[in-house]
Context: one part of a larger RNA
RNA sequence: GAUGAACGCUGGCGGUGCGUCUAAUACAUGCAAGUCGAGCGUGAAGCUAAAUUUAUUUAGUGGAAAGCGGCGAACGAGCGAGUAACACGUAAGUAUUUGCCCUGUACUCGGGGAUAACUCGGCGAAAGUCGAGCUAAUACCGGAUGGUCUCGAAAGAGUAAAGAUUUAUCGGUACAGGAGAAGCUUGCGGGCUAUCAGCUAGUUGGUGAGGUAAAGGCUUACCAAGGCUAUGACGGCUACCUGGUGUGAGAGCACGACCAGGCGCGAUGGGACUGAGACACGGCCCAUACUCCUACGGGAGGCAGCAGUAAAGAAUCUUCCGCAAUGGGCGAAAGCCUGACGGAGCGACACCGCGUGGUGGAUGACACCUUUAGGGGCGUAAACACCUUUUAUGAGGGAAGAAGAUCUGACGGUACCUCAUGAAUAAGCACCGGCUAAUUACGUGCCAGCAGCCGCGGUAAUACGUAAGGUGCAAGCGUUAUCC
Numbered sequence: 001g002a003u004g005a006a007c008g009c010u011g012g013c014g015g016u017g018c019g020u021c022u023a024a025u026a027c028a029u030g031c032a033a034g035u036c037g038a039g040c041g042u043g044a045a046g047c048u049a050a051a052u053u054u055a056u057u058u059a060g061u062g063g064a065a066a067g068c069g070g071c072g073a074a075c076g077a078g079c080g081a082g083u084a085a086c087a088c089g090u091a092a093g094u095a096u097u098u099g100c101c102c103u104g105u106a107c108u109c110g111g112g113g114a115u116a117a118c119u120c121g122g123c124g125a126a127a128g129u130c131g132a133g134c135u136a137a138u139a140c141c142g143g144a145u146g147g148u149c150u151c152g153a154a155a156g157a158g159u160a161a162a163g164a165u166u167u168a169u170c171g172g173u174a175c176a177g178g179a180g181a182a183g184c185u186u187g188c189g190g191g192c193u194a195u196c197a198g199c200u201a202g203u204u205g206g207u208g209a210g211g212u213a214a215a216g217g218c219u220u221a222c223c224a225a226g227g228c229u230a231u232g233a234c235g236g237c238u239a240c241c242u243g244g245u246g247u248g249a250g251a252g253c254a255c256g257a258c259c260a261g262g263c264g265c266g267a268u269g270g271g272a273c274u275g276a277g278a279c280a281c282g283g284c285c286c287a288u289a290c291u292c293c294u295a296c297g298g299g300a301g302g303c304a305g306c307a308g309u310a311a312a313g314a315a316u317c318u319u320c321c322g323c324a325a326u327g328g329g330c331g332a333a334a335g336c337c338u339g340a341c342g343g344a345g346c347g348a349c350a351c352c353g354c355g356u357g358g359u360g361g362a363u364g365a366c367a368c369c370u371u372u373a374g375g376g377g378c379g380u381a382a383a384c385a386c387c388u389u390u391u392a393u394g395a396g397g398g399a400a401g402a403a404g405a406u407c408u409g410a411c412g413g414u415a416c417c418u419c420a421u422g423a424a425u426a427a428g429c430a431c432c433g434g435c436u437a438a439u440u441a442c443g444u445g446c447c448a449g450c451a452g453c454c455g456c457g458g459u460a461a462u463a464c465g466u467a468a469g470g471u472g473c474a475a476g477c478g479u480u481a482u483c484c
Base pairs, nucleotide, nucleotide: 001483002482003481005480006479007478008477009476012354013353014352015351016350017349018347019346020312025310026309027308029307030306031305034071035070036069039068040067046061047060048059049058050057051056052055078265079264080263088189089188090187091186092185093184094183096182097181098180101178102177103176104175105174106173107172108171109143111141112140118133119132120131121130122129123128149158150157151156163170164169191237192236193235198228199227200226203225204224205223206222207221208220209219210218240262241261242260243259244255245254246253247252267288268287269286270285271284290301291300292299293298318344320343321342322341326340327338328337329336330335357387358386359385360384368377369376370375392421393420394419395418396417397416401411428473429472430471431470432469433454434453435452439468440467441466442465443464449456450455
């Protein structure tokens, strides 16, 4: 000098940041991912009209809830357990994939069978589930065409599509290119340890086969016996990496909170499914531990999302407001969703700014301290006089942020402005032996105590305790811890 700090004493205000570093411990409750009726069938309540058997029926309108289907849910948000590794950084590369978006070309013909919802019935405490019947689609499946693609020496064979509506568009399929994204490979770089010296059998290479979007021992059969290592292999320990942060004249040393990029993880371990993309935090299956419900037969769950609770700890916040802005998902749009985000709340945790008044005022009050008893100090300090009103309180006005002509602001009647009142509402903490700025009195008497080092204290202690005075910083001041 610094800190994601803590502790002690103290505490007026504002702005900007930051706020579980420990138990990747366990979690009550609410919310954090939906959306589309311009893909589809069905259609509750309500409203209107008519009829009558007067509380029902029929018709129209209406559009809730659920379902099928599409897109999203792989982003965003959290955390840093693991990882010493092509994980990261940087530079180069390619054997590859790519939904939505952009550009271009071609096509979009004609059919079929189901199924959820719904109705009926059964089983179950529940979670749920079974059977029968009915129905639609941009759901599913054949057929046609075949630029491309695959197979083939060739001939040839195989291979796509979906419609909707307000009639102007939005879509669908295939191919080529782009953008952005992702996969994979490689050179170099960045911990400690030799009280770890040898390690390795898919191991190293080849051939065939399989597999992948893709090269490859990635997998497998066979063959060969290789491969790495004191330029530290293998093992152990520690650790997410980087832009950066702190310090320092620099070289360096230490660190990696917040913010930004990358990686990994989602109770623990394993697995695949769907999909352009996951081996998927708020999806599925299995195992394990734990918790909960149960009619004991069986089921449910995963806050390292935002709040919040318990525990642990020296220690770290509200179960708040809003989608007004920015951004994201869906939608043609209106819009809906969004604990991302924008804000408010709490905390002197940090930094920055402001204030706690200003001017005058005595050979100088009182009190207090001290004294050689004369005096000296506190001290222009107070009183007193005049002034000001930052701040405070009250009253009035009142935004920008809205992009978009109308309308739309959570923050917020906030910031800010004007007026009024009245010095009014606002100072502490540590230290005073030397280092180190600042000293006297009393008490104590190697006691009580102090202390960062040297060291103080045993009867005049500038070093302990109190007081007065002084010094330093100041809404803070000290102490402790850690780094330079």
A computed fold for a 484-nucleotide part of an RNA from an uncultured bacterium, annotated as small-subunit ribosomal RNA, 5' domain. The coordinates come from a structure-prediction model, not an experiment, and the mean pLDDT is 87. The RNAcentral record of the full RNA draws on ENA and SILVA.